[in-house]
Context: one part of a larger RNA
RNA sequence: UUGGGCGUAAAGAGCGCGUAGGUGGUUCAUUAAGUCUGGUGUGAAAGCCCUCAGCUUAACUGAGGAAGUGCAUUGGAUACUGGUGAGCUUGAGUAUGAGAGAGGAUUGUGGAAUUCCCGGUGUAGCGGUGAAAUGCGUAGAUAUCAGGAGGAACACCGGUGGCGAAGGCGGCAAUCUGGAUCAUAACUGACACUGAGGCGCGAAAGCGUGGGUAGCAAACAGGAUUAGAUACCCUGGUAGUCCACGCCGUAAACGAUGGAUGCUAGGUGUUGCAGGCUUCAACCCCUGCAGUGCCGUAGCUAACGCAUUAAGCAUCCCGCCUGGGGAGUACGGUCGCAAGACUAAAACUC
Numbered sequence: 001u002u003g004g005g006c007g008u009a010a011a012g013a014g015c016g017c018g019u020a021g022g023u024g025g026u027u028c029a030u031u032a033a034g035u036c037u038g039g040u041g042u043g044a045a046a047g048c049c050c051u052c053a054g055c056u057u058a059a060c061u062g063a064g065g066a067a068g069u070g071c072a073u074u075g076g077a078u079a080c081u082g083g084u085g086a087g088c089u090u091g092a093g094u095a096u097g098a099g100a101g102a103g104g105a106u107u108g109u110g111g112a113a114u115u116c117c118c119g120g121u122g123u124a125g126c127g128g129u130g131a132a133a134u135g136c137g138u139a140g141a142u143a144u145c146a147g148g149a150g151g152a153a154c155a156c157c158g159g160u161g162g163c164g165a166a167g168g169c170g171g172c173a174a175u176c177u178g179g180a181u182c183a184u185a186a187c188u189g190a191c192a193c194u195g196a197g198g199c200g201c202g203a204a205a206g207c208g209u210g211g212g213u214a215g216c217a218a219a220c221a222g223g224a225u226u227a228g229a230u231a232c233c234c235u236g237g238u239a240g241u242c243c244a245c246g247c248c249g250u251a252a253a254c255g256a257u258g259g260a261u262g263c264u265a266g267g268u269g270u271u272g273c274a275g276g277c278u279u280c281a282a283c284c285c286c287u288g289c290a291g292u293g294c295c296g297u298a299g300c301u302a303a304c305g306c307a308u309u310a311a312g313c314a315u316c317c318c319g320c321c322u323g324g325g326g327a328g329u330a331c332g333g334u335c336g337c338a339a340g341a342c343u344a345a346a347a348c349u350c
Stems, first nucleotide, its partner, number of pairs: 004321003007304002012318001014201004021194003025088007033081002035077008049065006091191001092188003095184004103177007110154001115149003119145003125136002162169002206247006215241002220236004258317006266295011299306002323350003332343004
């Protein structure tokens, strides 16, 4: 390379937007580039293959033929692909109406709780553990009542409920704002899918500058435990956790399952809509669409399992894999303030 794969064996990029490229619904006409077919030219000789011949035979040699799957040129065919023109509405988008939602950003605001401060009541313990001790407390703690300060997080509702591309999102209100769904079928008329590079977003931790700091808490200190205990347990406690701006760019960033489209038994929950039915009241029941769960047929799978939310049957595009270790390392390069990230070998060894 041909080929085979990527839920768990090696392998789906953390996620999106989108450039080039690749691929692309349906009808008619046209063209004839791809495609198919015929002719002509060329495709050196030798060799290979076939027939015949010459050395006693063979090897070897000679003669003739065939072949040379290719290229060029020319005549034709038009189903498919491509080009061009004109259409279509199912794909895609727009419009109108309707409601759902922790989707995002900013500002404000509420109550419970912890801690601290001030005051009252009150007296000897509190706290903590397997048991203790360190610690706090007669300078009045713990407990309890009233007042105040401040920061962070939002009990119940809360739900294999909802929203978001992913990361993720949860008190309440306002303002600004993104997306999706259902219904109507009015408008555009293939405007689509994917996407190398590129650009953007991206938990936690970490970094820079400035602020903030109630609780929690790496580091650190002390008390225990223990043979030891640089731990697990306890008492404290600083970065950090919070805010603003700027970096970092990684996670078991997981459904360990890339995106899009079509097709392929059902059953049962649940969320948002619509229609039918119903004293036109809400349910119930029936039907359709969109999501989200469970079970299960065919089929698939090494098995486990998956099964209309596919890991089934197909098409298109991208990413990735190729024995274990060495190693996601070295070197080089790019990025970063740094930490480091991305790209990524070999010797050697089994």
This is a predicted structure of a 350-nucleotide part of an RNA (small-subunit ribosomal RNA, central domain) from a metagenome. The full RNA is in RNAcentral, with records from SILVA.